[in-house]
This is a predicted structure of a 110-nucleotide RNA (TPP riboswitch aptamer (THI element)).
The prediction has a mean pLDDT of 76.

RNA sequence: CACUGUCGCCAGGGGAGUCCCGCCACGGCUGGGGCUGAGAGAGCGCUCGGCGCUGACCCUGGAACCUGAUCCGGUUCAUGCCGGCGGAGGAAGCGCGACAUGCCUUACCU
Numbered sequence: 001c002a003c004u005g006u007c008g009c010c011a012g013g014g015g016a017g018u019c020c021c022g023c024c025a026c027g028g029c030u031g032g033g034g035c036u037g038a039g040a041g042a043g044c045g046c047u048c049g050g051c052g053c054u055g056a057c058c059c060u061g062g063a064a065c066c067u068g069a070u071c072c073g074g075u076u077c078a079u080g081c082c083g084g085c086g087g088a089g090g091a092a093g094c095g096c097g098a099c100a101u102g103c104c105u106u107a108c109c110u
Base pairs, nucleotide, nucleotide: 001102004100005099006098007097008096009095010093011060012059013058014057017035018034019033020032021031022029023028042054043053044052045051046050065090066089067088071084072083073082074081
C1' cells in the first nucleotide's frame, strides 16, 4: 500500500415454503408433527380470519432476496427439495475499527 479472511461496532436490506393431521366463519390458522434450510415464527401490541413492532437468522452484491416463473430437467407423499436458467435483470455500505495473510520499500543483524 492493496486485496482477502475472521471478529466487533454503526447503518441498511431480506425471507418464512411444502406435506400430513387438527381447527375453521371455508377466506384461512406465529395450532401439532414430518421435509429442506442459516432461518419455516421467539416475544409484544392493536380496531384480532388481519395488521404492526421487536427478536433470532441471512445478506450489503459472482447472486441474502426479488423478477423471468403458473419456466426446463431430475427427485419427492409434496415443495425453489436438487440442478439448470445464471458472470440474465433488479437489489441494501465500494462504512468504521482490530487481528491475520500477501506484496513493495527502508533500516539493522548474519